[in-house]
Large-subunit ribosomal RNA, domain I from Candidatus Alloenteromonas sp., 536 nucleotides, folded computationally. Rfam family: Bacterial large subunit ribosomal RNA. The full RNA is in RNAcentral, with records from ENA.
Context: one part of a larger RNA
RNA sequence: GGCGCACAGUGGAUGCCUUGGCACUAGAAGGCGAUGAAGGACGCGACUACCUGCGAUAAGCGGCGGCGAGCUGGAUGUGAGCUUCGACCCGCCGAUUUCCGAAUGGGGGAACCCGGCCGCUUUUACCGGCGGCCACCGACCGGCGUCAGCGCCGGCGGGGAUACACCCGGGGAAUUGAAACAUCUUAGUACCCGGAGGAGAAGAAAGAGUGAUCGAUUCCGUGAGUAGCGGCGAGCGAAAGCGGAGGAGCCCAAACCGGAGCGAUCCGGUGUUCGGGCCCGCGACAUGGGAUUCGCGAGCGUCAGGCGAGCGGCCUGGGAAGGCCGGCCUCAGAGGGUGAAAGCCCCGUAGCCGAAGGCGCGAGCGGCCCUAGCGGGUCCCAGAGUACGUCGGGGCACGUGAAAUCCUGACGGAAGGUCCGCAGACCAUUGCGGAAGGCUAAAUACUAGCUAGUGACCGAUAGCGCACCAGUACCGCGAGGGAAAGGUGAAAAGAACCCCGGGAGGGGAGUGAAAAGAAUCUGAAACCGUGUGCCC
Numbered sequence: 001g002g003c004g005c006a007c008a009g010u011g012g013a014u015g016c017c018u019u020g021g022c023a024c025u026a027g028a029a030g031g032c033g034a035u036g037a038a039g040g041a042c043g044c045g046a047c048u049a050c051c052u053g054c055g056a057u058a059a060g061c062g063g064c065g066g067c068g069a070g071c072u073g074g075a076u077g078u079g080a081g082c083u084u085c086g087a088c089c090c091g092c093c094g095a096u097u098u099c100c101g102a103a104u105g106g107g108g109g110a111a112c113c114c115g116g117c118c119g120c121u122u123u124u125a126c127c128g129g130c131g132g133c134c135a136c137c138g139a140c141c142g143g144c145g146u147c148a149g150c151g152c153c154g155g156c157g158g159g160g161a162u163a164c165a166c167c168c169g170g171g172g173a174a175u176u177g178a179a180a181c182a183u184c185u186u187a188g189u190a191c192c193c194g195g196a197g198g199a200g201a202a203g204a205a206a207g208a209g210u211g212a213u214c215g216a217u218u219c220c221g222u223g224a225g226u227a228g229c230g231g232c233g234a235g236c237g238a239a240a241g242c243g244g245a246g247g248a249g250c251c252c253a254a255a256c257c258g259g260a261g262c263g264a265u266c267c268g269g270u271g272u273u274c275g276g277g278c279c280c281g282c283g284a285c286a287u288g289g290g291a292u293u294c295g296c297g298a299g300c301g302u303c304a305g306g307c308g309a310g311c312g313g314c315c316u317g318g319g320a321a322g323g324c325c326g327g328c329c330u331c332a333g334a335g336g337g338u339g340a341a342a343g344c345c346c347c348g349u350a351g352c353c354g355a356a357g358g359c360g361c362g363a364g365c366g367g368c369c370c371u372a373g374c375g376g377g378u379c380c381c382a383g384a385g386u387a388c389g390u391c392g393g394g395g396c397a398c399g400u401g402a403a404a405u406c407c408u409g410a411c412g413g414a415a416g417g418u419c420c421g422c423a424g425a426c427c428a429u430u431g432c433g434g435a436a437g438g439c440u441a442a443a444u445a446c447u448a449g450c451u452a453g454u455g456a457c458c459g460a461u462a463g464c465g466c467a468c469c470a471g472u473a474c475c476g477c478g479a480g481g482g483a484a485a486g487g488u489g490a491a492a493a494g495a496a497c498c499c500c501g502g503g504a505g506g507g508g509a510g511u512g513a514a515a516a517g518a519a520u521c522u523g524a525a526a527c528c529g530u531g532u533g534c535c536c
Base pairs, nucleotide, nucleotide: 001535002534003533004532005531006530007529009527015521016487017486020458021457022455023454024453025452026451027450029447030446032160039100040099041098042055043054044053046078047077050074051073061094062093063092064091065090066089070082071081072080105114106113107112115134116133117132118131119130120129121128136158137157138156140155141154142153143152144151145150166197167195168194169193170192171191177184181231207214208213218245219244220243221242222241228236229235249439250438251437252383256269257268258267259266260265274417275381276380277378278377279376280375281374282373288370289369290368293367294366295365296364299361300360301359302358303357305353306352307351311326312325313324314323315322327344328343329333335347336346337345388412389411390410391409392408393407394406398424419434420433421432422431423430474481475480494520497508498507499506500505
């Protein structure tokens, strides 16, 4: 020195554990903000660095309710206190709520700086302090004016944030695929912007469809990878119908009437679709309904809680819930805890009960709103720079195609119910339907947060990036990137005292079932040693 063995050390694998995650189910909720949000800055404690809580009334103030013996958060300690005259804690309602932030008196390099007016205060003034008001936008409402959507005053409203979700709209790629690539595809995707709601969008036929009718919209299944589209390549890809979910229909403009106005016109009534107005005739003078607009409202739910059955002995052990023996309850043998493995020890569980007050739902009642027809005549009305055409584009499964249908940038530009649009060029016939105004629940999509629960989900290199003071430390000018890090023990009983040492550390002593000794459960391997056997 090598190999082996033993024993130490180092190291933190493994096992076990779980306070945390992941995925989902059901219910409820789907909002907040100029009454100043979301998110922060700075403060507030007897002592206080951080977290939590709170706001100069500052780990808190008041009221109502619950609970019932302790309490002054994590968090020990010292000190000082509170509490059965009910504290602490829990629920509900209030009060306070600095400064920044849409941030809004002006400014600004957020949490700072500087003002104006009115009032109070100090001392009459100065310098200060306190309270209130002072941004911008609106084609909204009222008033005024020298009056169009202008100006002024007042009122009302807006602004921002979010849950990396869902929805609608305005914009809108490329990688990629086509085994290259340009049309095409990826894809109207990603992404940006605007807007809204608990959903959004769509929606009450100028529809679909064709031998025959159906009757708003939305969603699911099917139709169907069909019909089609397509450098007919890659690929894209319907609809009717049928079966289901759900189910709801309405309101204006106009004609006509009335009122106001010099008038343009405005307001009210009527009227709303194959109809209506007007005229004539017949028939009614009621009935039915409401998507909530308001109020009352039994009751129900929810936001604190309460009651809640049933076990003892012996043995082992540090400890009994284990073993043995003998019992009991069960509308409760879900689960968790307790010194090990507990239906009956504790918390609970099944079941039952409960609110002064807040919130939601809500039968019913009241208010409020809506609610007629039939026949004949008349020919007054029925959405215009619209429909439609041409050109250029876009959207439709449909790439210009025979290309209808829908949207519109340019130009042109009707009809008037004996009218107009559509039925995939176009024409005829036949049929279907009334555009150029508007509203509309449900069935559908999603889940940040809340409540309850589930798992052939993870178990600390896993599971969220984060089980732990993590979007932290740290890196980056910045946008941004982004960790590591859990476990003594049943209980701190966390090792008094003595010895060596400056200390660290160690040896005794003591605690404990065990040092498990805080660098703490278990404690693998690499690696480093000590001793020893064999070999060289």